[in-house]
RNA sequence: GGUGCAGGCUGGUUUGUCGCUAUUCCUUACUCUACUAAGGAAGAGAGGAAAGUCCGGGCAACAUAGAGCGCCAUACUUCCUAACGGGAAGGGGUCCUGGGGGAGACGCCAGGGCUACAGAUAGUGCCACAGAAAAAAUACCGUCCCGAUACUGGCAAAUGCCCGUAUGGGGAUAAGGGUGAAAUGGUGGGGUAAGAGCCCACCGCAUGUCAGGUGACUGGCAUGGCAAGGCAAACCUUAUGGGUUGAAAGACCAAAUAGGCUUCGGUCCAAGGGCUGCUCGUCCAAUCCCGGUAUCCGGGAAACCGAAGUGGGUAGGUCGUUAGAUCUUUCCUGUGAAGGAAAGAGCAGAUAAAUGGCAAACGCUUCGAGAGAAGACACAGAACCCGGCUUACAGGCCUGCACAUUUU
Numbered sequence: 001g002g003u004g005c006a007g008g009c010u011g012g013u014u015u016g017u018c019g020c021u022a023u024u025c026c027u028u029a030c031u032c033u034a035c036u037a038a039g040g041a042a043g044a045g046a047g048g049a050a051a052g053u054c055c056g057g058g059c060a061a062c063a064u065a066g067a068g069c070g071c072c073a074u075a076c077u078u079c080c081u082a083a084c085g086g087g088a089a090g091g092g093g094u095c096c097u098g099g100g101g102g103a104g105a106c107g108c109c110a111g112g113g114c115u116a117c118a119g120a121u122a123g124u125g126c127c128a129c130a131g132a133a134a135a136a137a138u139a140c141c142g143u144c145c146c147g148a149u150a151c152u153g154g155c156a157a158a159u160g161c162c163c164g165u166a167u168g169g170g171g172a173u174a175a176g177g178g179u180g181a182a183a184u185g186g187u188g189g190g191g192u193a194a195g196a197g198c199c200c201a202c203c204g205c206a207u208g209u210c211a212g213g214u215g216a217c218u219g220g221c222a223u224g225g226c227a228a229g230g231c232a233a234a235c236c237u238u239a240u241g242g243g244u245u246g247a248a249a250g251a252c253c254a255a256a257u258a259g260g261c262u263u264c265g266g267u268c269c270a271a272g273g274g275c276u277g278c279u280c281g282u283c284c285a286a287u288c289c290c291g292g293u294a295u296c297c298g299g300g301a302a303a304c305c306g307a308a309g310u311g312g313g314u315a316g317g318u319c320g321u322u323a324g325a326u327c328u329u330u331c332c333u334g335u336g337a338a339g340g341a342a343a344g345a346g347c348a349g350a351u352a353a354a355u356g357g358c359a360a361a362c363g364c365u366u367c368g369a370g371a372g373a374a375g376a377c378a379c380a381g382a383a384c385c386c387g388g389c390u391u392a393c394a395g396g397c398c399u400g401c402a403c404a405u406u407u408u
Stems, first nucleotide, its partner, number of pairs: 002403009012362007020045002023042007047379001051390002054388005059246004066280004071242005076090005091117001092115008101106001118237002123235002125231003140177002142173005148167004153162003185203006204226001205224008250319004260310008272284002287301006326345008364375004
């Protein structure tokens, strides 16, 4: 230098001219004001994701916003933040590359990637097939020992003895082999009939203790032959957290009528309503007259409240709506995310929806030795606001890792 992967930044600038619009000011018209309309001047105007609607909030409403259950989410440690399922820095595990140590198992150093990383002795469940056996689950092959039968050979006078081969019986074994994703620690040595932590050394594991660290954890020492698999992105358990709805939320003004009609229930022994999926608690809640055997009963008026259904009228404006956990620059603190201080800025607010066209120069890309020529190429458009996450992205630049090649 090239290729690939991962991450980050950027993804046009200036001037002129014509046009669109928020806002402010001026003029004219309407009797005045307001509103509205026309003209003129100033003047700012769409992103890193504005997307997804996935999280967390601000804000608004529900009388208070209480308790329990359900349901949902998160899960190594510390820190940042308004908060988060976010971010920063670490720790553990695992993988890759390079280098060193060791007989080996294994371990050390550096760099980089991934990590859904609480609990398997609270309980339930699953691990197909293969395999002897898949959690207190196990002997298929093989190996060793004992003895039986037959045969070859050798020794022997003979019964018999020895080696080997074949068949089959009893016992031992889990080192070697097989099956599998995974088989009751591993390597090496001793020992044994053959083997096995049976014994020893080392690695590992368990317990205890000491040191370091805010902590997750790390390291040392001592003792012990010592490990009852894996899966919770299975149900579950533990800890922490969560009221609901959402700008079409809501608030106010105007307009309009049919506060209609039917049925049902109720008026303090309470119908109904009132944040949530349910329950509890708590709060609000609607009439009179007459009579009587009188704190109850009966009757009337259909007065009032509510539920379900049906039917008719109106629907035009203002606020919410952009001064915020805001932005820019400099300094200080911190490994960093970020925090503090000072100075400065005013940077869309539309409501069917404005934010654009042309020209030139510079910049960028491609071609070209150069002069120069050509091009405008990515994803894509605010609608209450903010902090994150995820997804999309032509080209250019930067950083890290891997691969091969070339040069020095």
The RNA shown here (Bacterial RNase P class A) has 408 nucleotides and comes from Cyclobacterium plantarum. It was read from a public genome assembly, where an Rfam model found it. The prediction has a mean pLDDT of 76.